Notes
Model confidence (mean pLDDT): 79 of 100. The RNA shown here (Glycine riboswitch aptamer) has 89 nucleotides. The sequence was found by an Rfam model in a public genome assembly.

RNA sequence: CUACCCCGACCGGGAGAAUCGGCGCAAAGCCGAUGCCGAAGGAGCAACCGCCCCGGAAACUCUCAGGCGACAAGGACCGGUCGAGGGAU
Numbered sequence: 001c002u003a004c005c006c007c008g009a010c011c012g013g014g015a016g017a018a019u020c021g022g023c024g025c026a027a028a029g030c031c032g033a034u035g036c037c038g039a040a041g042g043a044g045c046a047a048c049c050g051c052c053c054c055g056g057a058a059a060c061u062c063u064c065a066g067g068c069g070a071c072a073a074g075g076a077c078c079g080g081u082c083g084a085g086g087g088a089u
Base pairs, nucleotide, nucleotide: 004086005085007083008082009081010080011079012078013077018034019033020032021031022030023029035068036067037066041064042062043061044060048056049055050054
C1' cells in the first nucleotide's frame, strides 16, 4: 500500500398480504369488525461454531410490533461509490 472483514452514509434494484360497515367528494384520512403477510424491529427452537462454565447463532418458526385498496412511505437482502477502524499476503 492492498485483497478481505466490520460499521456508517449515498445511489440503484427490492417481495408478500383484504374485505365489509360508518364519517368523508375522495382506496385522502379516521374509527370498528373479521381475515391475511413476513424481508424493519423483537422473540423462540436449532443445524452449526467457539475461549465449550457458558456464549454466539438463520432467509426456519411466532406474529408482540410492523405491514396488507393505485401512488407514496417503509423494506431484509444484493450491487456500486465514499468514509472511519482493523488488517493478511